Description:
Model confidence (mean pLDDT): 85 of 100. Predicted 3D model of a 74-nucleotide RNA (transfer RNA) from a Candidatus Woesearchaeota archaeon. RNAcentral holds the sequence, with entries from ENA. Its Rfam family is "tRNA". About the family: Transfer RNA (tRNA) molecules are approximately 80 nucleotides in length. NCBI's taxonomy places the organism under Archaea, Nanobdellati, Candidatus Woesearchaeota.
RNA sequence: GGGCCCGUAGCUUAGCCCGGUAGAGCAGCGGUCUUAUACACCGCCGGUCGACAGUUCAAAUCUGUCCGGGCCCA
Numbered sequence: 001g002g003g004c005c006c007g008u009a010g011c012u013u014a015g016c017c018c019g020g021u022a023g024a025g026c027a028g029c030g031g032u033c034u035u036a037u038a039c040a041c042c043g044c045c046g047g048u049c050g051a052c053a054g055u056u057c058a059a060a061u062c063u064g065u066c067c068g069g070g071c072c073c074a
Stems, first nucleotide, its partner, number of pairs: 001073007010026004020057001028044005050066005
């Protein structure tokens, strides 16, 4: 220098192909239960979807550039 893959909640991630209300588990907080803790159950809390721009009525999703990480080639 070239090619490919990944980036979504504090953590692990689904959703992306084929645009249409951003989800789950764990963690955290509160409650029920218990003498108390844990377990179990119920509820709550949480995301400007890596950044910017473009297309569109509408973008996590499509396009371009860049940033970070990984692999391969040279």